Predicted 3D model of a 72-nucleotide RNA (transfer RNA) from a soil metagenome. The RNAcentral record of the sequence draws on MGnify. The coordinates come from a structure-prediction model, not an experiment, and the mean pLDDT is 81.
[in-house]
RNA sequence: GGGGAUGUAACAUAACGGUUAAUGUGAGCGCCUUUUAAGCGCUAAAUCAGAGUUCAACUCUCUGCGUCCCCA
Repeated sequence: GGGGAUGUAACAUAACGGUUAAUGUGAGCGCCUUUUAAGCGCUAAAUCAGAGUUCAACUCUCUGCGUCCCCA
């Protein structure tokens, strides 16, 4: 330099173009327990950025950025 994949809570993953973006781990609070752990309940927390298409975009298109892989 060329090509491909990928980007969603702190972490790991879901989400036919259409419900308030879901689940597990983790965090906080409460119940239980002599205490801790386990268990149960509740709460907070996320779509890489910008444009386009569309009635409607995490999803499709383009550009940029980050990460990974291949070729030179």